Transfer RNA from Sphingobacterium multivorum, 73 nucleotides, folded computationally.
The sequence is in RNAcentral, with records from ENA.
Rfam family: tRNA. From the family's description: Transfer RNA (tRNA) molecules are approximately 80 nucleotides in length.
RNA sequence: GGGGAAGUAGCUCAGAGGCUAGAGCGUGACGGUGCAAACGGCAAGGUCGAUGGUUCGAAUCCAUCUUUCUCCA
Numbered sequence: 001g002g003g004g005a006a007g008u009a010g011c012u013c014a015g016a017g018g019c020u021a022g023a024g025c026g027u028g029a030c031g032g033u034g035c036a037a038a039c040g041g042c043a044a045g046g047u048c049g050a051u052g053g054u055u056c057g058a059a060u061c062c063a064u065c066u067u068u069c070u071c072c073a
Stems, first nucleotide, its partner, number of pairs: 001072007010025004018056001027043002030040002049065005
C1' cells in the first nucleotide's frame, strides 16, 4: 500500500428499515439470613465509533473518515 471482518450498557454479545434499543454477567439498594452466601424481583447505566446522504421513518442501507483484528504484498 491492497483485500476482508468488527465498533451497540462497565464486560461478553443479540438486534437483517417502523415494535419502548435488549439479554447474560457485573454494580446499587431492598427482600432473604442469627450474620453472611445462595436465591428473588427491582433500579441505575446507551447521544448504537464520527460526519454526511437515502427514506415518511436508519443501530440496521450508501459514502467518507476513524479505531481494533486479520490476510496479502